[in-house]
RNA sequence: GGCCGGGUCCCACGCGACGGAUCGAUCUGAACCGGGUCAGGGCCGGAAGGCAGCAGCCCUAAGGAUUUUGAGCCGUGCGCCGUGGGGGUGCCUGGCCGGA
Repeated sequence: GGCCGGGUCCCACGCGACGGAUCGAUCUGAACCGGGUCAGGGCCGGAAGGCAGCAGCCCUAAGGAUUUUGAGCCGUGCGCCGUGGGGGUGCCUGGCCGGA
């Protein structure tokens, strides 16, 4: 000095990380104005029996909480990550060839 390549840089996709709302799951969830069962007590009745029904217990709505060892989705000033593509100049770097 020449040739070939890699990195830095950009793009797409994947994976991961983080965030978001939705659905699911679990828990919770109504003083009365939701449901069930309704002790006691109350009411009706001569009685038999009937009626409404508080507390308690069970269940549930809206709502709330938790959850990625659930689901798919959306996003990102993220990644010594992977695959593919781009790459004029510059910078870093590897190999080969040649010259003094």
This is a predicted structure of a 100-nucleotide RNA (Bacterial small signal recognition particle RNA) from a Candidatus Sumerlaeia bacterium. Model confidence (mean pLDDT): 75 of 100. Rfam family: Bacterial small signal recognition particle RNA. Rfam's curators write: The signal recognition particle (SRP) is a universally conserved ribonucleoprotein involved in the co-translational targeting of proteins to membranes. Gene Ontology terms of the family: SRP-dependent cotranslational protein targeting to membrane, signal sequence recognition and signal recognition particle, plasma membrane targeting. The source organism's lineage runs through Bacteria, Bacteria candidate phyla, Candidatus Sumerlaeota and Candidatus Sumerlaeia.